[in-house]
RNA sequence: GCGUGAAUGGCUCAGUGGUAGAGCAUCUCCUUGCCAAGGAGAGGGUCGCGGGUUCGACUCCCGUUUCACGCU
Numbered sequence: 001g002c003g004u005g006a007a008u009g010g011c012u013c014a015g016u017g018g019u020a021g022a023g024c025a026u027c028u029c030c031u032u033g034c035c036a037a038g039g040a041g042a043g044g045g046u047c048g049c050g051g052g053u054u055c056g057a058c059u060c061c062c063g064u065u066u067c068a069c070g071c072u
Base pairs, nucleotide, nucleotide: 001071002070003069004068005067006066007065010024011023012022013021018055026042027041028040029039030038048064049063050062051061052060
């Protein structure tokens, strides 16, 4: 230099065009004499960044950043 893949709550990951979810973690409540376990609820992400297509984009297209792998 070229190619492929990844980037989504604090963490690990889902989500193949119709207003973004789960588990764990955090906080509150219930239960208990206390802790743990269990149950109920809440907060927290405009999806790496910038454009484009579309009535509508995490999703499709272009560029770009970082990381991983391969080729040279």
Molecule: transfer RNA
Organism: Candidatus Epulonipiscium fishelsonii